[in-house]
Context: one part of a larger RNA
RNA sequence: AACGAACGUUGGCGGCGUGGAUUAGGCAUGCAAGUCGAACGCGAAAGGGGUAGCAAUACCCCGAGUAAAGUGGCGAACGGGUGAGUAACGCGUAGGAAACCUGCCUUCGAGAGGGGGAUAACACUCCUAACGGGGUGCUAAUACCGCAUGAAACUGCAGAGUCGCAUGGCUCAGCAGUCAAAGGUGGCCUCUGUUUACAAGCUACCACUCGAAGAUGGUCCUGCGUCCCAUUAGCUAGUUGGUGGGGUAACGGCUCACCAAGGCUCCGAUGGGUAGCCGAUCUGAGAGGAUGACCGGCCACACUGGGACUGAGAUACGGCCCAGACUCCUACGGGAGGCAGCAGUGGGGAAUUUUUCGCAAUGGGCGCAAGCCUGACGAAGCAACGCCGCGUGGAGGAUGAAGGCCCUAGCGGUUGUAAACUCCUGUCUAGCGGGACGAAACUCUUGCAAGUGAAUAAUUUGCGAGAUUGACUGUACCGCUGGAGGAAGCUCCGGCCAACUCCGUGCCAGCAGCCGCGGUAAUACGGAGGGAGCAAGCGUUACUC
Repeated sequence: AACGAACGUUGGCGGCGUGGAUUAGGCAUGCAAGUCGAACGCGAAAGGGGUAGCAAUACCCCGAGUAAAGUGGCGAACGGGUGAGUAACGCGUAGGAAACCUGCCUUCGAGAGGGGGAUAACACUCCUAACGGGGUGCUAAUACCGCAUGAAACUGCAGAGUCGCAUGGCUCAGCAGUCAAAGGUGGCCUCUGUUUACAAGCUACCACUCGAAGAUGGUCCUGCGUCCCAUUAGCUAGUUGGUGGGGUAACGGCUCACCAAGGCUCCGAUGGGUAGCCGAUCUGAGAGGAUGACCGGCCACACUGGGACUGAGAUACGGCCCAGACUCCUACGGGAGGCAGCAGUGGGGAAUUUUUCGCAAUGGGCGCAAGCCUGACGAAGCAACGCCGCGUGGAGGAUGAAGGCCCUAGCGGUUGUAAACUCCUGUCUAGCGGGACGAAACUCUUGCAAGUGAAUAAUUUGCGAGAUUGACUGUACCGCUGGAGGAAGCUCCGGCCAACUCCGUGCCAGCAGCCGCGGUAAUACGGAGGGAGCAAGCGUUACUC
């Protein structure tokens, strides 16, 4: 000097940050991932009204094509947490992929013809304590499955040109084979069909299929760098290489069969210990040393171990299966669960916060949109934990008051302009009043222009006008009222090191970072007066330079 600090003591306000470092130990409760009715089928109830009836009740309308559940699509692989493991191509840096993948997005090219069979929801029924499951029957789709068409895609055959970095790459033309799709919403009558307004027609938008390219994201490989121990010296059989088969998006012992006997190592292999890595942070004149909290990038993990499925993407924190430990329910047959998400709880610990508000902003998911969801995020709350700022008054004021302390005892010194007293000021706090920025968009209405179009319809894009939206918050800020009123402590005073006397004690009690003080005159112990330093803090302890 520094700190994610703790402890002692004291404590007025504000701004901005930070806050489980220990048990990757266990978790009650709530929330943290949904959305789309413009893909699809089905479809309530409460309540209100009406008709019939003495009433019970029955039927109809609204509620409402709403809620809930289901099929389907996209998302759930992001965002958020933690640092256990990992000494490794994990990370950093510089390259390579002529060995690769990439949903949504952008641009371009081509297409979207015609069919089929199911199934959940639902109804009936059965088993079960529960979780849940079985059977029969019905139905839809942008769900599923054939057929057609199909190339600049893929595969095979054979060829030319050109380039390179070895395998080879790129371009051009030829032959053969293989593979696709889905509709929805709005508008209209130009074409077609019925007919006078609709559609199986046309059209716009959003979706769909195949392909080329881009962008983004990822995967793999390589050079170099990356802690301690030699009181760890030898290690290795898929081991090292080859051929062939398999596998992968792709190269590769990645895997397998066979063949060869290799491969690494004192320039530290192997083994053991420790550890997430980096941008950075702290210190230091620098070189260096130490650290890796917050913020950002990468990696790994999600009760422990193993496994795959789905998917563009996971070997998946809030998915699945198996085994184990633990907790809970049970009708004892069997089931349920995973806070290292946000709060919160008890535990261990020197030690670490609210079971708050809001989606107004930023960002994300879904949706044409309205919108819905979002413990990401934005805010507030708690904590002097840190940094920074402000205040606790200012000016005048000598009977140098009283009191305290010291004393050579005096008309002494000191506390000390300090107080009293006089005149001011009004920060902060308190009360009262006014009162923002963060909001611009999306969307809707309307106008203009351009595109598509038969169209003055509709719609898309651009420009303009108007309307709407604030958790924080009646907050920041401003004004007024009042009145010095509500706001100072802590450590030290032998030397290092700024600051000295008295009393008590008497090698006792005690102090102490080092040197060292204390045994009767202690500036070093304890108290008092005085002083020094810092200040809403001041000291101590731990750790680092």
A computed fold for a 545-nucleotide part of an RNA from an uncultured bacterium, annotated as small-subunit ribosomal RNA, 5' domain.